About this RNA
This is a predicted structure of a 114-nucleotide RNA (SAM riboswitch aptamer (S box leader)) from an Ignavibacteria bacterium.

[in-house]
RNA sequence: UUCUUAUCAAGAACGGCGUAGGGAACAGGCCCGUUGAUGCCGUAGCAGCCGGUUCGGAUUUAUCCGGAUGUCGGGUGCUAAAUCCUGCCCGGCAGUUGCCGGGAAAGAUGAGAU
Numbered sequence: 001u002u003c004u005u006a007u008c009a010a011g012a013a014c015g016g017c018g019u020a021g022g023g024a025a026c027a028g029g030c031c032c033g034u035u036g037a038u039g040c041c042g043u044a045g046c047a048g049c050c051g052g053u054u055c056g057g058a059u060u061u062a063u064c065c066g067g068a069u070g071u072c073g074g075g076u077g078c079u080a081a082a083u084c085c086u087g088c089c090c091g092g093c094a095g096u097u098g099c100c101g102g103g104a105a106a107g108a109u110g111a112g113a114u
Stems, first nucleotide, its partner, number of pairs: 002113007013043005021032003026087004044079003048076003051072001052069008083106001088103006
């Protein structure tokens, strides 16, 4: 980089540097931002997945399945707003372009493969 798969309405901020835009891309909306955002660094924090621990079961006996556990923070990740919302398809309601629900696409993160 690409593929597969699971999850995505929960959770968690201060300091330093730095400067004008930023919220992935395009469009529309709505927000954040000179009371300094976005970004980078440090520290602190969060607890999703993996791992660890532990219990039970199965069996081909070293693996598989399931439960519990953060008073295990080790790996990765994350710390404005639902992945900020919508965009394409389907259904319901309403009736002039809106509300609700489901799905897809795209994206993010983990795990596995490449």
The coordinates come from a structure-prediction model, not an experiment, and the mean pLDDT is 82. Its Rfam family is "SAM riboswitch aptamer (S box leader)". From the family's description: The SAM riboswitch is found upstream of a number of genes which code for proteins involved in methionine or cysteine biosynthesis in Gram-positive bacteria.